[in-house]
Molecule: transfer RNA
Organism: Chloropicon maureeniae
RNA sequence: CGCGGAAUAGAGGAAUUGGUGAACUCAUUAGGCUCAUAACCUAAAGAUUGUAGGUUCAAGUCCUACUUCCGCUC
Numbered sequence: 001c002g003c004g005g006a007a008u009a010g011a012g013g014a015a016u017u018g019g020u021g022a023a024c025u026c027a028u029u030a031g032g033c034u035c036a037u038a039a040c041c042u043a044a045a046g047a048u049u050g051u052a053g054g055u056u057c058a059a060g061u062c063c064u065a066c067u068u069c070c071g072c073u074c
Stems, first nucleotide, its partner, number of pairs: 002072006010026003019057001028044005050066005
């Protein structure tokens, strides 16, 4: 230089053929339980899906460029 893969909540991580409040676990906050803490139970908050455009009635998903990371080749 060329090729392939990845980027989604504080951490991990799912999302089918593009189809309508983007799951789940841990963590956080509040309440319950307890003499108290942990554990356990209930609830809540937290994402504009790496950045910028495009296609579409509709984009995490398709297309283009760029950024970062991983791997292969030389």